[in-house]
The RNA shown here (Bacterial RNase P class A) has 401 nucleotides and comes from a Pseudomonadota bacterium. The prediction has a mean pLDDT of 76.

RNA sequence: CAAGUCGGCCAGGCGGUCGCGGCCUGCGCUGCGCGCAGGUCGAGGAAAGUCCGGGCUCCACAGGGCACGGUGCUGGGUAACACCCAGGCGGGGCGACCCGACGGAAAAGGGCCACAGAAAAGUAGACCGCCCCCAUCCAUCUCCUCCCCCACACGCGGGGAAGGGCCAGGAGAGGGGGUCAGGGUGAAAAGGUGGUGUAAGAGACCACCGGCGCUCGCGGCGACGCGGGCGGCCAGGCAACCCCCACCGGGAGCAAGGCCAAGCAGAGGCAAUGGGGCGGCCCGUCCCGUUCGAGCCUCGGGUAGGCCGCUAGAGGCGGCGGGAAACCGCCGUCGUAGAUAGAUGACCGCCGCCCCGGCUCCGCCGGGGAACAGAACCCGGCUUAUCGGCCGGCUUGGACG
Numbered sequence: 001c002a003a004g005u006c007g008g009c010c011a012g013g014c015g016g017u018c019g020c021g022g023c024c025u026g027c028g029c030u031g032c033g034c035g036c037a038g039g040u041c042g043a044g045g046a047a048a049g050u051c052c053g054g055g056c057u058c059c060a061c062a063g064g065g066c067a068c069g070g071u072g073c074u075g076g077g078u079a080a081c082a083c084c085c086a087g088g089c090g091g092g093g094c095g096a097c098c099c100g101a102c103g104g105a106a107a108a109g110g111g112c113c114a115c116a117g118a119a120a121a122g123u124a125g126a127c128c129g130c131c132c133c134c135a136u137c138c139a140u141c142u143c144c145u146c147c148c149c150c151a152c153a154c155g156c157g158g159g160g161a162a163g164g165g166c167c168a169g170g171a172g173a174g175g176g177g178g179u180c181a182g183g184g185u186g187a188a189a190a191g192g193u194g195g196u197g198u199a200a201g202a203g204a205c206c207a208c209c210g211g212c213g214c215u216c217g218c219g220g221c222g223a224c225g226c227g228g229g230c231g232g233c234c235a236g237g238c239a240a241c242c243c244c245c246a247c248c249g250g251g252a253g254c255a256a257g258g259c260c261a262a263g264c265a266g267a268g269g270c271a272a273u274g275g276g277g278c279g280g281c282c283c284g285u286c287c288c289g290u291u292c293g294a295g296c297c298u299c300g301g302g303u304a305g306g307c308c309g310c311u312a313g314a315g316g317c318g319g320c321g322g323g324a325a326a327c328c329g330c331c332g333u334c335g336u337a338g339a340u341a342g343a344u345g346a347c348c349g350c351c352g353c354c355c356c357g358g359c360u361c362c363g364c365c366g367g368g369g370a371a372c373a374g375a376a377c378c379c380g381g382c383u384u385a386u387c388g389g390c391c392g393g394c395u396u397g398g399a400c401g
Base pairs, nucleotide, nucleotide: 001397002396003395004394005393006392007391008390009389010388012351013350014349015348016347017346018345020042021041022040023039024038025037026036027035028034029033044372048383049382051381052380053379054378055377056253057252058251059250068249069248070247071246072245073087074086075085076084077083088102089100090099091098092097103244104243109242110241111238112237113236127183128182129179130178131177132176133175134174136171137170138169142165143164144163145161146160147159148158149157191209192208193207194206195205196204210234211233212231213230214229215228216227217226218225219224257308258307259306260305266299267298268297269296270295271291272290273289274288275287276286277285278284315334316333317332318331319330320329321328322327353369354368355367356366357365358364359363
């Protein structure tokens, strides 16, 4: 210098004008409220997706089981987690480093494995190839039988063939069987190399290597690792298919939940008058009837509406201590978003940043760009989106000294 990898950080600054929400103060208005003025505060690293985990609230709840859902290597952290840290194992990369829901398919069981291929699974499978047998054909050798010659015959020898037999060989269409070594298909075909063996073959057998299981020793808290011995055990993959095993899990959610409470509806009461009872009469009281039920009062539940919940929390920062780390403890210090149809905005100027072009190229001029997004009870995570940059650790390669 280039390429890469991991971690952390920023998310324009200042000023002006107009505007919005909360709170405080002051003034004004007939009232708790409204208006005006001033002050002060006013989004994020993800506020997002709502995917996990908790706090909080209400409801339910003796105990146990089933069902359902989730999680799934080990140790630690935590309020908890599917998160984080460290480690193990497996995979990828030259490497820094990255990825993994990573229990069980070796024996509880079921299911699935596209296409291709003969065959896709609980002792499988014969398409080509290889091998054996049967029957057929071919040529050769030899034997038997027969014929001819030497020499009448036999034998021996030589020559021959219409037939038969035997031995080994070959051929190709057929039939029966053996074989998984080889070919071919496939993501995957039931360990690898060499040998023995065989008709040909095969872990069938043997040696070595690899894997698996059992067992012993050593190391580690553990997952696991290393080493020794034994067993031919070598029979695929998928459990993010059902399932089995272990562990965890009550339900609903701030529209939770609580308080105050118009209007309407409901319940009760209040008025006027006639008759009757009590009574000698008035007042009073009780009963019955008529009219008004307009208005007023009280009550419970509760709608609109308002208030609380509402933001100080497993909080941030700094120091010290513990720990390998995540994290924890102690001390100090800091502090104001809380709307409810939902405020946090718009414009202008200067400066800074990035990109492009030009020039009189340490710079200047002109043009352009600045993302993703936006609280709604709170918190811990994960995931996703994101213009442009900054810092640091490490790796690989190159150049120079």
The organism belongs to Pseudomonadota, within Bacteria. Its Rfam family is "Bacterial RNase P class A". For this family Rfam cites "Ribonuclease P: unity and diversity in a tRNA processing ribozyme" (Frank and Pace, Annu Rev Biochem, 1998). The gene name in the source record is rnpB. The RNAcentral record of the sequence draws on ENA.